[in-house]
Molecule: Glycine riboswitch aptamer
Organism: pig gut metagenome
RNA sequence: AGGAACUCUGGAGAAUCUCAUUUAUAUGAGUGCCGAAGGUGCAAGGUCGAAAGACCGAAUCUCUCAGGCCAAAGGACAGAGCAGG
Numbered sequence: 001a002g003g004a005a006c007u008c009u010g011g012a013g014a015a016u017c018u019c020a021u022u023u024a025u026a027u028g029a030g031u032g033c034c035g036a037a038g039g040u041g042c043a044a045g046g047u048c049g050a051a052a053g054a055c056c057g058a059a060u061c062u063c064u065c066a067g068g069c070c071a072a073a074g075g076a077c078a079g080a081g082c083a084g085g
Stems, first nucleotide, its partner, number of pairs: 003082001006081005015031001017030005032069003038065001039063001041061001045056004
C1' cells in the first nucleotide's frame, strides 16, 4: 500500500396476529407487514449499429422470488486482527 477467505467486536427493520394439531415458542393453513444474506431492475457512462435498437453497467435505491417479523440464530456494512502479493 491493500481486501478473496478466516477470527473477534459492533450491527437495523417488521406479528409474541388468527385458526387447526400439539408438551411446545414446533408443524400446517390464512391475513397483515419488513428490507441489511442471496437474487431481480437501472442512471451516468461505454461498446456495436446507417438508423431503429441491442449489449455492458452502482447502491443501504427498486421489486419482494428467496429470506425474515419476542428472544436466540442469521445479518448488508463498519472497526481491529490477519492472509495473499